[in-house]
RNA sequence: GCGGAUAUAACUCAGUGGUAGAGUGAGACCUUGCCAAGGUCUAAGUCGCGCGUUCGAAUCGCGUUAUCCGCU
Repeated sequence: GCGGAUAUAACUCAGUGGUAGAGUGAGACCUUGCCAAGGUCUAAGUCGCGCGUUCGAAUCGCGUUAUCCGCU
């Protein structure tokens, strides 16, 4: 220098154009004599960043940043 993969909640990950989700974790409450286990509810995201396409973008296109892999 070239090519590819990944980037979504505190963590691990789903989500192939139509209201952003799950598990773990966190908080409150219930249950128990206490702990553990269990149950209910709640909070937490401008989907790495910018621009574009579209009525509508986490999703498509271009650029860019970071990490990893390969080629030269």
A computed fold for a 72-nucleotide RNA, annotated as transfer RNA. Its mean pLDDT, the model's own confidence on a scale to 100, is 83. Rfam family: tRNA. From the family's description: Transfer RNA (tRNA) molecules are approximately 80 nucleotides in length. It is annotated as a transfer RNA.